Predicted 3D model of a 93-nucleotide RNA (c-di-GMP-I riboswitch aptamer) from a soil metagenome.
């Protein structure tokens, strides 16, 4: 440089999930690794759990339990945030 091509953001529908988010269909903002891996940094979420407040119930008056609100927490997630690792198509040199 050329050719064959590839993936698919937002958004919409379906579906799984507590959520973040994933998956399938539609759709293209972009992508030369936008192929794969949560190892490092970073980001998102908070079911469970823990702490505090509060309504109620029980009580042996110590407290326990239920509901609810707030806060904390990754063991959940993001590879299309960056770094790193693994693998890889076509062409030229």
């Nucleotide at each position: 440089u050329a050719a064959u091509g590839g993936c698919a953001a937002a958004c919409c529908c379906g579906c799984c999930g507590a959520a973040a988010g994933a998956c399938g269909g539609g759709g293209a903002c972009g992508c030369a690794a936008a192929g794969c891996c949560a190892c490092g940094a970073g980001g998102c979420u908070a079911c469970c759990g823990c702490g505090c407040g509060u309504c109620g119930u029980g009580u042996g008056u110590g407290c326990a339990c239920c509901g609810u609100g707030c806060g904390c927490c990754a063991g959940g997630c993001c590879a299309g945030u960056c770094g790193g690792g693994c693998c890889g198509c076509c062409g030229a040199a």